Context: one part of a larger RNA
RNA sequence: UUGGGCGUAAAGCGUCCGCAGGCGGUCUAUUAAGUCACAUAUAAAAGACAGCGGCUCAACCGUUGCAACGUAUGAGAUACUGGUAGACUAGAGAUCAGUAGAGGUGUGUAGAAUUUUGCAUGUAGGGGUAAAAUCCGUUGAUAUGCAGAGGAAUACCAAAAGCGAAAGCAGCACACUGGACUGUUUCUGACGCUCAGGGACGAAAGCGUGGGUAGCGAACGGGAUUAGAUACCCCGGUAGUCCACGCCGUAAACGAUGGAUACUCGGUGUUGCCUUAGUUUAUCGAGGCAGUGCCCAAGCUAACGCGUUAAGUAUCCCGCCUGGGGAGUACGGUCGCAAGAUUAAAACUC
Numbered sequence: 001u002u003g004g005g006c007g008u009a010a011a012g013c014g015u016c017c018g019c020a021g022g023c024g025g026u027c028u029a030u031u032a033a034g035u036c037a038c039a040u041a042u043a044a045a046a047g048a049c050a051g052c053g054g055c056u057c058a059a060c061c062g063u064u065g066c067a068a069c070g071u072a073u074g075a076g077a078u079a080c081u082g083g084u085a086g087a088c089u090a091g092a093g094a095u096c097a098g099u100a101g102a103g104g105u106g107u108g109u110a111g112a113a114u115u116u117u118g119c120a121u122g123u124a125g126g127g128g129u130a131a132a133a134u135c136c137g138u139u140g141a142u143a144u145g146c147a148g149a150g151g152a153a154u155a156c157c158a159a160a161a162g163c164g165a166a167a168g169c170a171g172c173a174c175a176c177u178g179g180a181c182u183g184u185u186u187c188u189g190a191c192g193c194u195c196a197g198g199g200a201c202g203a204a205a206g207c208g209u210g211g212g213u214a215g216c217g218a219a220c221g222g223g224a225u226u227a228g229a230u231a232c233c234c235c236g237g238u239a240g241u242c243c244a245c246g247c248c249g250u251a252a253a254c255g256a257u258g259g260a261u262a263c264u265c266g267g268u269g270u271u272g273c274c275u276u277a278g279u280u281u282a283u284c285g286a287g288g289c290a291g292u293g294c295c296c297a298a299g300c301u302a303a304c305g306c307g308u309u310a311a312g313u314a315u316c317c318c319g320c321c322u323g324g325g326g327a328g329u330a331c332g333g334u335c336g337c338a339a340g341a342u343u344a345a346a347a348c349u350c
Base pairs, nucleotide, nucleotide: 004321005320006319007304008303012318014201015200016199017198021194022193023192025088026087027086028085029084030083031082033081034080035077036076038074039073040072041071042070049065050064051063052062053061054060091191092188093187094186096183097182098181099180103177104176105175106174107173108172109171110154115149116148117147118146119145120144121143125136126135162169163168206247207246208245209244210243211242215241216240220236221235222234223233258317259316260315261314262313263312266295267294268293269292270291271290272289273288274287275286276285278284299306300305323350324349325348332343333342334341335340
């Protein structure tokens, strides 16, 4: 390489967009590039294979025949693939009318709570723990009331709920804005699927510059515990957590399950929309489409389990795997301010 695989054994890129490439709906005509069949030429000899023969046999050798991928040319076939031309509407997209939503960005604003400041009441404790101590408090703490400041996060509603490509998204209002779903005509007429390279987004931590800092809190200090305690517990507390702009580009970035399309028993919830001649009056029942859960038939699976949201049955495209360690390391390249990221071996060893 062929083959076999990728939920958990090695293996699905974190996610999407997308050029090249690969693949691609229905019908008609045409062409004859692929494809199929025929003829001719070529396809050295040796070798291989089959028959016969020669060395006593065999190896070996001789001879005859067959076979042979392929290439070129000529004349054909036209189902399929391709090309060309035309047509279609079931894929895809657009239009119209609705609907739901923590989808995104910006601005403003609300209440509760923590902390803190001032004033007042009030007096000896408070806090913390398994128990304590460090700590706070007669310069009046804790507690209670009133007033102020500031930052961060939004209880209940709340849900197996919803939205988003993923990361992720939650008080309220407004402005701008992306997508989805449902229904109904109308329109375009295959405009599609996937995608190496490329581009965009991408939790937390971290980095740069400037702000901000209530609570929490790496590091650090102290008190305990302990044989020790560079921990777990307690008292403090800096970076950080927050904002703006710019980097980083990684996660058990998980459904450990790439995307698209089609097909394949049912049961039971739930979300959005629609239909209904059923009961009965506001919602149930029945049906359809799109999501999101649970349980199962067939089938699959090493088992666990999956099971119309497939890990079933098939097709197309991409990514990835090939014994353990060495090692996701070294070296080199690219990117980065750095931290490092990415690409990625070998010796050796079992």

Small-subunit ribosomal RNA, central domain from an uncultured organism, 350 nucleotides, folded computationally. RNAcentral holds the full RNA, with entries from Greengenes.